[in-house]
Predicted 3D model of a 74-nucleotide RNA (transfer RNA) from a Candidatus Dojkabacteria bacterium.
It matches the Rfam family "tRNA".

């Protein structure tokens, strides 16, 4: 130097072919249970979908570009 990939909640990650309103497991907060604490149950909270710009009526999802990360050539 050159090929590829990955980047969605605090953490691990789904999200298939563009189609309303973005999800899940753990974790936090709160209730319920319990003498109490874990367990388990129920509820909430929490996302500029890495970051600019572009295509489209419509973009996590298609396209350039730039950041970071990873494998593999030289």
């Nucleotide at each position: 130097g050159g090929a590829c990939c990955c980047u969605u909640a605090g953490c691990u990650c789904a999200g298939c072919u563009g189609g309303c309103u973005a999800g899940a497991g753990c974790g936090u907060a709160c209730g319920a249970c319990u003498c109490a604490c874990a367990u388990u149950c129920g509820u909430a909270a929490g996302g500029u979908c890495a970051c600019u710009g572009g295509u489209u009526c419509g973009a996590g999802u298609c396209c350039a570009g730039u950041a970071g990360g990873g494998u593999c050539c030289a």